The prediction has a mean pLDDT of 82. The RNA shown here (SAM riboswitch aptamer (S box leader)) has 109 nucleotides and comes from a soil metagenome. Its Rfam family is "SAM riboswitch aptamer (S box leader)". From the family's description: The SAM riboswitch is found upstream of a number of genes which code for proteins involved in methionine or cysteine biosynthesis in Gram-positive bacteria.
[in-house]
């Protein structure tokens, strides 16, 4: 840079001390009854890597193969939809909803 997913899931101990939720703003919210960080340990998930004797979906003449399925090595992640919003649409007076686009996370490559 491309390309897929981002309204599920999943926390306790120790440390240590004032901010924290990516930046900017605006809300709303955590936070000294100790957040956020950071180490353990322990969970989720299943993106990639590995298995696939059997069993299932597809497709198929068969084989190959897609996908379920199995595992948990590599990585991620375990308050709030990515916490909302912001730019365009729908679309109107506003609220509210939905779709997209930015940007941003994590994976592969």
């Nucleotide at each position: 840079c491309u390309u897929a997913u981002c309204c599920a899931g999943a926390g306790u101990g120790g440390c240590u001390g004032a901010g924290g939720g990516a930046a900017c703003a605006g809300g709303c919210c955590c936070g000294u009854c100790g957040a956020c960080g950071c180490c353990a340990c322990a969970g989720c998930a299943a993106c990639c890597a590995g298995g696939c004797u059997c069993c299932c979906u597809c497709a198929c003449g068969c084989a190959c193969g897609a996908g379920g399925c199995c595992c948990a090595g590599g990585u991620g992640c375990u308050a709030c939809u990515u916490c909302c919003u912001g730019c365009c649409c729908g679309a109107u007076a506003a609220a509210c909803c939905g779709g997209g686009a930015g940007a941003g996370a994590u994976a592969a490559g």